[in-house]
RNA sequence: AUGACGGUCGGCGAUGGAGUUCGCCGAAACCGCCGAGAGGCUGAUGACUCCUACCGUGAU
Numbered sequence: 001a002u003g004a005c006g007g008u009c010g011g012c013g014a015u016g017g018a019g020u021u022c023g024c025c026g027a028a029a030c031c032g033c034c035g036a037g038a039g040g041c042u043g044a045u046g047a048c049u050c051c052u053a054c055c056g057u058g059a060u
Stems, first nucleotide, its partner, number of pairs: 009026005016051006032041003
């Protein structure tokens, strides 16, 4: 320095925060889709719930 196994711990799941849960990773996991290009499109969740932001409609 590298490989395997076990333990502990931590991290990640296309745009913010928190809780629960599922999966993945150990320097990897992860970094959306369409289009030749120009450019265009959806979404704040992996899933559920709440808050914030954004969008639409209605009422006061």